The RNA shown here (transfer RNA) has 73 nucleotides and comes from a Dehalococcoidia bacterium. It matches the Rfam family "tRNA". The sequence was found in a public genome assembly. The source organism's lineage runs through Bacteria, Bacillati, Chloroflexota and Dehalococcoidia. The coordinates come from a structure-prediction model, not an experiment, and the mean pLDDT is 80.

RNA sequence: GGGUCUAUAGCUCAAUAGGUAGAGCAUCGGACUUUUAAUCCGCAGGUCGUGGGUUCGAUUCCCACUGGACCCA
Numbered sequence: 001g002g003g004u005c006u007a008u009a010g011c012u013c014a015a016u017a018g019g020u021a022g023a024g025c026a027u028c029g030g031a032c033u034u035u036u037a038a039u040c041c042g043c044a045g046g047u048c049g050u051g052g053g054u055u056c057g058a059u060u061c062c063c064a065c066u067g068g069a070c071c072c073a
Base pairs, nucleotide, nucleotide: 001072002071003070004069005068006067007066010025011024012023013022019056028042029041030040031039049065050064051063052062053061
């Protein structure tokens, strides 16, 4: 220098052809227990990496940029 993949909750990851985003763990509250742990129940938590474009509507499609992984040279 060229190319491929990737970025979603604190962490690990889903979201099938565009229609207002979910799970597990963790945190918090409650039940149980003499207490802790374990177990059970519940709540909260995300302008979907950034900026544009297409569209009535974008996490999803297109472009650029940024970070990460890999391949070729």